[in-house]
A computed fold for a 150-nucleotide RNA from Cerasibacillus quisquiliarum, annotated as FMN riboswitch aptamer (RFN element). Its mean pLDDT, the model's own confidence on a scale to 100, is 78. Lineage of the source: Bacteria > Bacillati > Bacillota > Bacilli > Cerasibacillus. The sequence was found by an Rfam model in a public genome assembly.
């Protein structure tokens, strides 16, 4: 520095005020939130005479990915006199899935400045990104450790 394998721990934020209403953090006015891996010209250190290197940081709308749904095989399981089919759970594959522009400055920016904008699964409830629920779950991922291979 590779390879493949366990093991632990970590792994989500947000309606202040105010208006209608019998009721709404759900309607309205407004206020607030941005998982994870990439990619990147920002910003910090540190190294050098310099040129420039190194290390850490920079996207809610770019490329992918995660939860929730939907759907197929496979294991396992409840129940059947037996099939085909059903329940329940586990796992693996494939689907759905939401959103940006102008301006500037530059060799280079949908990433830097500056402006206006847009967008957020399901179930429940007076219509819900923001509350309450499955969720003490589940997770992309990250950090440590072990082993093991180049």
């Nucleotide at each position: 520095u590779u390879u493949u394998u366990c093991c632990u721990u970590c792994g989500g934020g947000g309606c202040a005020g105010g208006g209608u209403g019998a009721g709404a953090u759900u309607c309205c006015c407004g206020a607030c939130c941005g998982g994870c891996g990439g990619u990147g010209a920002u910003g910090a250190a540190g190294c050098a005479a310099a040129a420039g290197c190194u290390u850490c940081u920079u996207a809610g709308u770019c490329c992918g990915u995660g939860a929730c749904c939907c759907g197929a095989g496979u294991g396992c399981u409840a129940g059947u006199g037996c099939u085909u089919g059903u329940u329940g759970u586990a796992u693996u594959c494939g689907g759905u899935g939401g959103a940006u522009c102008u301006g500037g400055u530059g060799u280079a920016a949908u990433u830097c400045c500056a402006g206006a904008a847009c967008c957020g699964a399901c179930a429940g409830u007076a219509u819900a990104g923001u509350c309450u629920g499955g969720a003490u779950g589940g997770g992309a991922g990250a950090a440590g450790g072990a082993a093991u291979u180049g």